Predicted 3D model of a 564-nucleotide part of an RNA (large-subunit ribosomal RNA, domain V) from Sargassum patens.
Model confidence (mean pLDDT): 81 of 100.
Its Rfam family is "Bacterial large subunit ribosomal RNA". Rfam links the family to the GO terms ribosome and structural constituent of ribosome.
A source record names the gene rnl.
RNAcentral holds the full RNA, with entries from ENA.
[in-house]
Context: one part of a larger RNA
RNA sequence: CCCUACAGCUGGACGGAAAGACCCCGUGCACCUUUACUAUAUGCAACUAUUGUAACUCAAAGGUUUUAGUGUAGAAUAGGUGGGAGCUUGUGAGUUAAUUUCUACGGAAAUUAUUUAGGCGUUAGUGAAAUACCACCCAAAAAUUUGUUGGUUUACUAACUCGCGGACAGUGGUUGCUGGGUAGUUUGACUGGGGCGGUCGCCUCCUAAAGAGUAGCGGAGGCACGCAAAGGUAGGCUCAUUUCCAAUAAAGGUAAAUCGAGCGUAAUGGUAAAAGCCUGCUUGACUGUAAGAAAAACAUUUCGAUCAGAGACGCAAGUCGGUCAUAGUGAUCCGGUAAUUCUUUGUGGAAGGGUUAUCGCGCAAUGGAUAAAAGGUACGCCGGGGAUAACAGGCUAAUGAUCCUCUAGAGCUCCUAUCGACGGGUUCGUUUGGCACCUCGAUGUCGACUCAUCACAUCCUGGAGCUGAAAAGGGUUCCAAGGGUUCGGUUGUUCGCCGACGAAAGUGGUACGUGAGUUGGGUUUAGAACGUCGUGAGACAGUUUGGUCCCUAUCUUCUGUGGG
Numbered sequence: 001c002c003c004u005a006c007a008g009c010u011g012g013a014c015g016g017a018a019a020g021a022c023c024c025c026g027u028g029c030a031c032c033u034u035u036a037c038u039a040u041a042u043g044c045a046a047c048u049a050u051u052g053u054a055a056c057u058c059a060a061a062g063g064u065u066u067u068a069g070u071g072u073a074g075a076a077u078a079g080g081u082g083g084g085a086g087c088u089u090g091u092g093a094g095u096u097a098a099u100u101u102c103u104a105c106g107g108a109a110a111u112u113a114u115u116u117a118g119g120c121g122u123u124a125g126u127g128a129a130a131u132a133c134c135a136c137c138c139a140a141a142a143a144u145u146u147g148u149u150g151g152u153u154u155a156c157u158a159a160c161u162c163g164c165g166g167a168c169a170g171u172g173g174u175u176g177c178u179g180g181g182u183a184g185u186u187u188g189a190c191u192g193g194g195g196c197g198g199u200c201g202c203c204u205c206c207u208a209a210a211g212a213g214u215a216g217c218g219g220a221g222g223c224a225c226g227c228a229a230a231g232g233u234a235g236g237c238u239c240a241u242u243u244c245c246a247a248u249a250a251a252g253g254u255a256a257a258u259c260g261a262g263c264g265u266a267a268u269g270g271u272a273a274a275a276g277c278c279u280g281c282u283u284g285a286c287u288g289u290a291a292g293a294a295a296a297a298c299a300u301u302u303c304g305a306u307c308a309g310a311g312a313c314g315c316a317a318g319u320c321g322g323u324c325a326u327a328g329u330g331a332u333c334c335g336g337u338a339a340u341u342c343u344u345u346g347u348g349g350a351a352g353g354g355u356u357a358u359c360g361c362g363c364a365a366u367g368g369a370u371a372a373a374a375g376g377u378a379c380g381c382c383g384g385g386g387a388u389a390a391c392a393g394g395c396u397a398a399u400g401a402u403c404c405u406c407u408a409g410a411g412c413u414c415c416u417a418u419c420g421a422c423g424g425g426u427u428c429g430u431u432u433g434g435c436a437c438c439u440c441g442a443u444g445u446c447g448a449c450u451c452a453u454c455a456c457a458u459c460c461u462g463g464a465g466c467u468g469a470a471a472a473g474g475g476u477u478c479c480a481a482g483g484g485u486u487c488g489g490u491u492g493u494u495c496g497c498c499g500a501c502g503a504a505a506g507u508g509g510u511a512c513g514u515g516a517g518u519u520g521g522g523u524u525u526a527g528a529a530c531g532u533c534g535u536g537a538g539a540c541a542g543u544u545u546g547g548u549c550c551c552u553a554u555c556u557u558c559u560g561u562g563g564g
Stems, first nucleotide, its partner, number of pairs: 002564007011556003015551002023385004028381002030377004036185005043177008052156004057151004061146007069138001079137005086120003094115001096113007188200003197217001201223006207216001224366001225264001226323002231282007239260001241256002244253002262271002265328001267326003286309003292303004298367001311320003334360007342353002392439001393437001394435003398432001400428002403425003409419002446521001447519003451513001452510005459484003462479006486500005527545004531540003
């Protein structure tokens, strides 16, 4: 040195165990909550059936009687229509007085007393003529009545006896209200993880790489209409801006002016023989068609000569099926309205249906799942994902750290003993990030303990240069990694602060070294509580207390002891 054995130790075999519990996804599940949706048990109320016999009273309805009706003019408070020339009066007309009732305060009615013969109409005025008289009817009010109806209250009533109730209650049915008590469900997607925020359809431009098309939580803006003229046609005209003249800041005239104006509106394209501006007449902002094209997965969208009909404007030729163009939008189902030479369950009709026209969706999550829908889960579960987050690694290096450079300045003077702004350039991969590349059929996470090992951008010890280096003690730079680099208090802490030593109490890497080596104080399950938020279930990089750390070593590395 090679081979091999035994005893050990666990750094590695992204070791074993458990199809990750965190995170995301699934048009998955389960429980829980509620002012999510929809049902429903229960409760309440009404009606109805079981449900009968009486009385009282009230209301409504009908009948009868009485009262009762104010435009103006007019004796005056004229309900309407018809008949009508008389009616009433000794059975007390009329006057006066008193009392009572009603009242719209004008009056009307009744009774008593007094006296004794008239009073009211027909004629005038009014649209209509007498409450002179008779009949019918209307509106309002009062009284009375009912084999009507309803309500209130009371009484009676069933099987041996007594008591208490009794047509109530109870029960069945229908309807309405209530209804997390119970149940079934819903609770969108995009997304440089998810959530919060934002967005979701259409139009214009850029990105877009000179045909078309082209993504992004890329950069800018608009729309969800308007207009009966801002449409059609015929004719005419030329704008913005500037010079000069005259004028109050305007309106006017003159000359130049190819387009810079205007075109309802965003932007782009277009446009002066106008698509712009003015005037006249008008309704083609028509009906029925349509060769052929363009876009497009489909659905669908866009352009369109021609033909027939009836028209507008124009002398005519001609133009006109809205608007200079590109936004101004919504499928299907269901239902409404109008029309219809369609259909009509034996026939004739009708209902219903069809057809044509039209109306009803911020169905805006805008190709619209339903007419109808929110949340919690740390009690959670399943299927998946490294298609996607948290740890670690990787890439990057904005941030961070080191070094260099430039000197403006500070340093009494003097850039560079020392410090060095504003800038410029390297390096590192220790910070905070960005990306989401291995790992979700598991790569255990902070700190402490133990054991380390490496780098040097050196804390001490060593050697040098410069110094604003007298010495001592320092500052700064260069070389240097051999060795060393403490013990305590508080805190889970790393860190930090404090105390005491010391030559010094270095900075970092090693899966922020090290849990198949230890711990388990923190974070990060299930119990519980406070504050705050939430209607609530519950939630909180808020706080507090409690809380199972498994592995007998196959290979390899390493340590020790043997054999050949």